A computed fold for a 498-nucleotide part of an RNA from an uncultured bacterium, annotated as small-subunit ribosomal RNA, 5' domain. The prediction has a mean pLDDT of 82.

Context: one part of a larger RNA
RNA sequence: GAUAAACGCUGGCGGCGCACAUAAGACAUGCAAGUCGAACGGAAUUUAUAACAAUGGCUUUAGUGGCGGACUGGUGAGUAACGCGUGAGCAACCUGCCUACUAGAGGGGAAUAACAGUGAGAAAUCAUUGCUAAUACCGCAUAUGCCAUGAACAUCACAUGAUGAAAAUGGGAAAAGAGUAAUCUGCUAGUAGAUGGGCUCGCGUCUGAUUAGAUAGUUGGUGGGGUAACGGCCUACCAAGUCGACGAUCAGUAGCCGGACUGAGAGGUUGAACGGCCACAUUGGGACUGAGAUACGGCCCAGACUCCUACGGGAGGCAGCAGUCGGGAAUAUUGCGCAAUGGAGGAAACUCUGACGCAGUGACGCCGCGUAUAGGAAGAAGGUUUUCGGAUUGUAAACUAUUGUCGUUAGGGAAGAUACAAGACAGUACCUAAGGAGGAAGCUCCGGCUAACUACGUGCCAGCAGCCGCGGUAAUACGUAGGGAGCAAGCGUUAUCC
Numbered sequence: 001g002a003u004a005a006a007c008g009c010u011g012g013c014g015g016c017g018c019a020c021a022u023a024a025g026a027c028a029u030g031c032a033a034g035u036c037g038a039a040c041g042g043a044a045u046u047u048a049u050a051a052c053a054a055u056g057g058c059u060u061u062a063g064u065g066g067c068g069g070a071c072u073g074g075u076g077a078g079u080a081a082c083g084c085g086u087g088a089g090c091a092a093c094c095u096g097c098c099u100a101c102u103a104g105a106g107g108g109g110a111a112u113a114a115c116a117g118u119g120a121g122a123a124a125u126c127a128u129u130g131c132u133a134a135u136a137c138c139g140c141a142u143a144u145g146c147c148a149u150g151a152a153c154a155u156c157a158c159a160u161g162a163u164g165a166a167a168a169u170g171g172g173a174a175a176a177g178a179g180u181a182a183u184c185u186g187c188u189a190g191u192a193g194a195u196g197g198g199c200u201c202g203c204g205u206c207u208g209a210u211u212a213g214a215u216a217g218u219u220g221g222u223g224g225g226g227u228a229a230c231g232g233c234c235u236a237c238c239a240a241g242u243c244g245a246c247g248a249u250c251a252g253u254a255g256c257c258g259g260a261c262u263g264a265g266a267g268g269u270u271g272a273a274c275g276g277c278c279a280c281a282u283u284g285g286g287a288c289u290g291a292g293a294u295a296c297g298g299c300c301c302a303g304a305c306u307c308c309u310a311c312g313g314g315a316g317g318c319a320g321c322a323g324u325c326g327g328g329a330a331u332a333u334u335g336c337g338c339a340a341u342g343g344a345g346g347a348a349a350c351u352c353u354g355a356c357g358c359a360g361u362g363a364c365g366c367c368g369c370g371u372a373u374a375g376g377a378a379g380a381a382g383g384u385u386u387u388c389g390g391a392u393u394g395u396a397a398a399c400u401a402u403u404g405u406c407g408u409u410a411g412g413g414a415a416g417a418u419a420c421a422a423g424a425c426a427g428u429a430c431c432u433a434a435g436g437a438g439g440a441a442g443c444u445c446c447g448g449c450u451a452a453c454u455a456c457g458u459g460c461c462a463g464c465a466g467c468c469g470c471g472g473u474a475a476u477a478c479g480u481a482g483g484g485a486g487c488a489a490g491c492g493u494u495a496u497c498c
Stems, first nucleotide, its partner, number of pairs: 001497003005494005012369006018362002020327001025325003029322003034067003039064002042061003046057003074280003083205008093197002098193007106140001108138002115130006146171004153164004176185003206252003213243003218240008255277004259270004282303005305316004333359001335358003341355001342353004372402004382393004406439001408434005416425001442487005447468003453482005463470002
């Protein structure tokens, strides 16, 4: 000098930040991911016509279907690793939504939830019979483009090769909705782009040799499988390799970086907040769906734990936001709002959004402001001290005259919103007026280092102390008082780093 700090004493205001570092311990309660009726058939409500019927409209929606729940948000347990950083490569790859372009959408079928019955169960839920729709599902047609086989040839190249390319054989598409209509939104195949990802490699990335040998899918090859893709990624066979004092293996510790702190720099330390990447989601394992997950608020299995139960069986996962218990020296509200920014869905209106924007708590940090200003000597009283003359507190106070920052009261009152309307913050910031010095100073130190000294008490006691060291009867070093020094809404102590 610095800090995600804590503790002691003290504490007026504002702005901007920060706030479980410990038990990746356990969690009551509420909320944190939905949306679309312009995909679909129903149901309920209401309404249009005098009424029945029929049809249409409004509102609501359990279900089928679509898109989104792989983003956002949290944590740092694991990981010494192509995990991260940096620089290259993929002639070995994928990419929903988005953009541009090309070509298309013909004709059929069978179901099923919802619903209505019946049944089982304490419940969670399930079985069965019957009916029905679709942008749900399944064949057929068409497709010179696409995929597979096949390749003469041409051009190019970076080892395997890449691109173009005639014929032939085989394979594979589609969905509608809204609108009077124009048209718009969707659908299918393909090409290119953008974005996002996957994989490979060079270099860098803590400590220990009181860890010296390690390794059998191990190292390589061939055939096969698998993957979006290369690959012992997997498998059968064959060979016996591969790594290691340039530190393998083992053990310990640890998320990495941009950065942050310090320092003249070199360097050292660190990785809170903000941003990028990675890993994890009660512990371990597994796949499904999907463009994308081996999926925090999805599924299955096993374990531990908690809860319900009619004992047959079920339910759950805060390292999301608040909050509780526990642990700890120690860390906040079960707040307001979708007004802004951004995200999901939707044609839109809009809905959802503990992301986010705000407010609340905490001097935890940084910065700013205030606690008055000018005059005022009888140098008052009181205190302290004294050589009893005085000295000092001290222009300090009183007293006189002013000012109004902050605060108080009253009135007005935003920007942030593009728009006729619509602002959580907020009656906030800010402006105006009124009144009145009123409401606002402490903490540490005073032997030397180190700025600042006397008196009393104590008597190697009580105590102090960062180092040197003080204290045994005149202690500037202990305790108290007066005075002084330093910093100041803080001041000291402790801890850690330079």